[in-house]
This is a predicted structure of a 75-nucleotide RNA (transfer RNA) from a Nitrososphaerota archaeon. Rfam family: tRNA. It is annotated as a transfer RNA. Its family is annotated with triplet codon-amino acid adaptor activity in the Gene Ontology. Model confidence (mean pLDDT): 83 of 100.

RNA sequence: GGGCCGGUAGCUCAGCUUGGCUAGAGCACUCGACUGAUAAUCGAGAGGUCAAGGGUUCGAAUCCCUUCCGGCCCA
Numbered sequence: 001g002g003g004c005c006g007g008u009a010g011c012u013c014a015g016c017u018u019g020g021c022u023a024g025a026g027c028a029c030u031c032g033a034c035u036g037a038u039a040a041u042c043g044a045g046a047g048g049u050c051a052a053g054g055g056u057u058c059g060a061a062u063c064c065c066u067u068c069c070g071g072c073c074c075a
Base pairs, nucleotide, nucleotide: 001074002073003072004071005070006069007068010027011026012025013024020058029045030044031043032042033041051067052066053065054064055063
């Protein structure tokens, strides 16, 4: 330098192919229940620039372009 894959909650990830219902799950965190107390369990809650910018569209995490970051392969 070229090709491919990935970037979504604190962490690990789904959703993207085929645009539209309030953007989700597990773990972690906070509060409550339970317990003599803790753990476990149960309930509730908080937590998001969907990597960044631009474009298309009535509407973009999702489609298109550019850039950045990480990984793999080729040279």
NCBI's taxonomy places the organism under Archaea, Thermoproteati, Nitrososphaerota.